A computed fold for a 76-nucleotide RNA from Leptolyngbya valderiana BDU 20041, annotated as transfer RNA. Its mean pLDDT, the model's own confidence on a scale to 100, is 80. The RNAcentral record of the sequence draws on ENA. NCBI's taxonomy places the organism under Bacteria, Cyanobacteriota, Leptolyngbyales, Leptolyngbya, Leptolyngbya valderiana. Rfam family: tRNA. Rfam links the family to the GO term triplet codon-amino acid adaptor activity.
RNA sequence: GGGGCGGUAACUCAACUGGUAGAGUGCCAGCUUUGCAAGCUGGAAGUUGUCGGUUCGAGUCCGAUCCGCUCCACUA
Numbered sequence: 001g002g003g004g005c006g007g008u009a010a011c012u013c014a015a016c017u018g019g020u021a022g023a024g025u026g027c028c029a030g031c032u033u034u035g036c037a038a039g040c041u042g043g044a045a046g047u048u049g050u051c052g053g054u055u056c057g058a059g060u061c062c063g064a065u066c067c068g069c070u071c072c073a074c075u076a
Base pairs, nucleotide, nucleotide: 001072002071003070004069005068006067007066010025011024012023013022019056027043028042029041030040031039049065050064051063052062053061
């Protein structure tokens, strides 16, 4: 330098063919308990890496770019 995969909630990951952004864990509150834990119920939490484009509408499609993993090439 080139190719492939990935970046979404604090963490681990979903989201099918473009049409309401979700789950588990964690966190907060309540119930339960003498109390804690466990369990049950509810809740908060997101500029979907960044910038731009296409579209009525983009996590999803297109271009550029940053970061991580990996393969190839080059130099020594």